A computed fold for a 105-nucleotide RNA from Carnobacterium divergens DSM 20623, annotated as THF (Tetrahydrofolate) riboswitch aptamer. The organism belongs to Carnobacterium divergens, within Bacteria.
[in-house]
């Protein structure tokens, strides 16, 4: 030198708390000459986050207390609902070219 490997950002499930919405906002879909972080350094693709703007578009019930002539509010618990949000925890799958770093030693 050669061969071999590991390493990120993220991305699926499981579970388990803790929220948030059910007067519909997030979740998914499109579009941007926009910004931003992304193996350990470089440079940089998929891919991710953010901002904007568009389309689309949903499951709610029960029990009590209070106000009330009624109708109904409103508040509180409790069962549901969201391709719902965060945080743990296990599994799984995850850089292209180059240095480096581990093995061969």
């Nucleotide at each position: 030198a050669a061969c071999a490997g590991a390493g990120u950002a993220g991305g699926a499930a499981a579970u388990a708390a803790a929220g948030c919405g059910u007067u519909a906002a997030g979740u998914g879909c499109u579009g941007a000459u926009g910004g931003g972080a992304u193996g350990g350094g470089a440079u940089g693709u998929u891919g991710c986050c953010c901002u904007c703007a568009g389309a689309c578009g949903a499951a709610a019930a029960a029990u009590g207390a209070u106000u009330g002539a009624a109708a109904a509010a409103u508040c509180a618990u409790u069962u549901g609902c969201g391709g719902u949000u965060u945080u743990a925890u296990u599994u799984u799958u995850g850089c292209a070219u180059u240095c480096g770093c581990u093995g061969c030693a």

Annotation
The sequence is in RNAcentral, with records from Rfam and Ribocentre. The prediction has a mean pLDDT of 76.